[in-house]
RNA sequence: CGGCGAGCUAGGCGGGCAGCCACCCCUUGCCUCUUGCCACAAAUGGGGUUUACGGUGGGCCGAAGCUCGGGGACGGCGUUGGAACCGUGCGUCGACCUGGUUUCCGGCGUAGAAGUCCUGUCCUGCUGGGCUGGCGGCGGCAGGGCCUCGGUCGUAGGGCCGGGGAGAACUGCCCUCACCUGUCGAAUCCCGUGAGGACCGGAAGGUAACAGCGGUAGGCAGGACGAUCAGCGCUGGCAGAUAACGGGAUGGAGCUAGGGGCCAGUAAUCGUCGUGUGGGGAAGGCGUCAACUUCGAGCGCGCUCGUCG
Numbered sequence: 001c002g003g004c005g006a007g008c009u010a011g012g013c014g015g016g017c018a019g020c021c022a023c024c025c026c027u028u029g030c031c032u033c034u035u036g037c038c039a040c041a042a043a044u045g046g047g048g049u050u051u052a053c054g055g056u057g058g059g060c061c062g063a064a065g066c067u068c069g070g071g072g073a074c075g076g077c078g079u080u081g082g083a084a085c086c087g088u089g090c091g092u093c094g095a096c097c098u099g100g101u102u103u104c105c106g107g108c109g110u111a112g113a114a115g116u117c118c119u120g121u122c123c124u125g126c127u128g129g130g131c132u133g134g135c136g137g138c139g140g141c142a143g144g145g146c147c148u149c150g151g152u153c154g155u156a157g158g159g160c161c162g163g164g165g166a167g168a169a170c171u172g173c174c175c176u177c178a179c180c181u182g183u184c185g186a187a188u189c190c191c192g193u194g195a196g197g198a199c200c201g202g203a204a205g206g207u208a209a210c211a212g213c214g215g216u217a218g219g220c221a222g223g224a225c226g227a228u229c230a231g232c233g234c235u236g237g238c239a240g241a242u243a244a245c246g247g248g249a250u251g252g253a254g255c256u257a258g259g260g261g262c263c264a265g266u267a268a269u270c271g272u273c274g275u276g277u278g279g280g281g282a283a284g285g286c287g288u289c290a291a292c293u294u295c296g297a298g299c300g301c302g303c304u305c306g307u308c309g
Base pairs, nucleotide, nucleotide: 001309002308003307004306005305006304007303008302011061012060013059014032015031016030017029018028022049023048024047025046026045037058038057039056040055065299066298067297068296069295070294071293072292075289076288077287078286079285080284085279086278087277088276089275090274091273093271094270095269097265098264099263100262101261102260103259104258106256107255108254115250116249117248118247119246120245121244123240124239125238126237127236128235129234130232131231132230133229134228135226136225139174140173141172142171143170146165147164148163149162150161151160152159153158179223180222181221182220183219184218190215191214192213193212198207199206200205
């Protein structure tokens, strides 16, 4: 002197702007880069004085590097700037649409165009019919019969007279749309008639009454009817309305779809352009900051021990 190892020291463990202050650092706000320590205290605040880039305590790294200036290429923030694009008001032109005229190409037309009149279809109102279905089954009088009370006659059964009551049953009449036919029928004892049998009686006859028969209330089915209600693949009349279409009459030569050109109009809608307005924020300019990179300048690269050469 050099290599290796250990330890130490200087130093480091973001930067900036603003605010506060005479000034600097920190605590505060903001910006920015990033792999860039921890705890505690700090606005009548903490520390410091151009050597000002914090204080107290702890941890880590540690001799590397640090500072200034110029350039480059990026990025953020602030300010300025206003492009594209979107909405909307107005205007212009066009599309669309309407009318006129002209032209082209078709259609219908003397087997009769346009126009005019009548009428039908369709529709509205009123008024009928038909069909279908729903709904409906009145009430009264007289007599007989029934129940009950009383009187009277008859030594039985029973007869006669009168009062009251219920009532659907049998008969006749009236009324009503509330009538007809068939069938069932009354488990709350429905009405009439009633063979045989029973009872009273000498008999005549009578009484209660089973079966049977005939009926009533009621149920069901059908028909007819209507004080009634509703609906129609039906139909008539009168009045009205009537774009289009059909039929008829008159009329006697035109009528008309579509495309192009020109003229005029044009409410809404759509599009073009212009302008106003509301959004929208691009490029760019200015200021500022951090980090990266490059060039240049300045400062620094220290100390101790061990070991090897």

The prediction has a mean pLDDT of 78. This is a predicted structure of a 309-nucleotide RNA (Archaeal signal recognition particle RNA) from a Hadesarchaea archaeon. It matches the Rfam family "Archaeal signal recognition particle RNA". The literature on the family includes a 2002 paper in Curr Opin Struct Biol by Wild et al., "Towards the structure of the mammalian signal recognition particle". The family is grouped with related families in Rfam's "SRP clan". It is annotated as a non-coding RNA gene. The RNAcentral record of the sequence draws on ENA. A source record names the gene ffs.